[in-house]
Context: one part of a larger RNA
RNA sequence: CGUUGAUACUUGAGAGGGCUCGAUCCUAGUACGAGAGGACCGGAUUGAACGAACCUCUGGUCUACCAGCUGUUGCGCCCGCAGCAUCGCUGGGUAGCUAUGUUCGGUUGAGAUAAGCGCUGAAAGCAUCUAAGCGCGAAACUCGCCUCAAGAUUAGGUAUCAUAGAUUCCUAGAAGAUGACUAGGUUGAUAGGCUGCAGGUGUACGCACAGCAAUGUGUUUAGCCGAGCAGUACUAAUAAAUCGUUCCCC
Repeated sequence: CGUUGAUACUUGAGAGGGCUCGAUCCUAGUACGAGAGGACCGGAUUGAACGAACCUCUGGUCUACCAGCUGUUGCGCCCGCAGCAUCGCUGGGUAGCUAUGUUCGGUUGAGAUAAGCGCUGAAAGCAUCUAAGCGCGAAACUCGCCUCAAGAUUAGGUAUCAUAGAUUCCUAGAAGAUGACUAGGUUGAUAGGCUGCAGGUGUACGCACAGCAAUGUGUUUAGCCGAGCAGUACUAAUAAAUCGUUCCCC
């Protein structure tokens, strides 16, 4: 830009993906074989590699979370803190993101076939799967499973609306380079704040007591806390503008 103006839901021309390989047990120590050995077919179980999704578990990371420790500078000193030293170092660690973790997948089936195996059967009184006719037969083919998909310009369909709808702008996001997408914009829980809870760290400061002191004990499973889950309009989503309003019908 087109597709008849919009919103929602869809059909599927077409395209892509997937399609794997073992082991054990039963059938059965059966068929077969002198024995040694040892099945087809069929059924069950369990794996490998590969792929997808996810974070409940096991782990990793978690530079705005918690604690401990060293040197030094500063807050006048003590205490307590802050800055810097690879995030100063060390021990942990929520959300998120992750694999080595978890779950799931390959199935079953249909059609027409290849090599091949056949039935009936002449040419050619026989024979012959083939010449007419009919059947079986593979991870390959067409479907079936999953994903995309009407620029499929053949531009599809259905429902509803058309005094419809959309955007700019703003608050944000498990969405994201930017566009886009998604959730919202006071008739509001979209984000922040606050409150509660979960979860992390591990018992704060101050004070009191014990001890000459280092330190310990009590207050105190405290104090602090990023992303998590809820609740709550306290703050911010204000105000406004732009595009569009066609066909049919009257």